[in-house]
Molecule: transfer RNA
Organism: Candidatus Berkelbacteria bacterium
């Protein structure tokens, strides 16, 4: 410098054809227990990297950035 692939909850990782953004897990209340831990139930957590455009609606589609990672010279 080109060219792919990713960036979504603390962290890991979903969301098919554009249509209420979701699960495990940690943190937090509970139930159990002597007491923790396990198990088990329950609530709560989001500027879906950023700016822009297209739609009636965009995490998804187009541009143009940032940032990881892989490739090619």
């Nucleotide at each position: 410098a080109c060219g792919c692939c990713g960036g979504u909850a603390g962290c890991u990782c979903a969301a098919u054809u554009g249509g209420c953004a979701g699960a495990g897990u940690a943190g937090c209340g509970g139930u159990c227990u002597c007491c923790a831990a396990a198990a088990c139930c329950g609530a709560a957590g989001g500027u879906u990297c950023g700016g822009g455009g297209u739609u009636c609606a965009a995490g998804u589609c187009c541009c143009c950035g940032c940032c990881g990672g892989c490739g090619u010279g």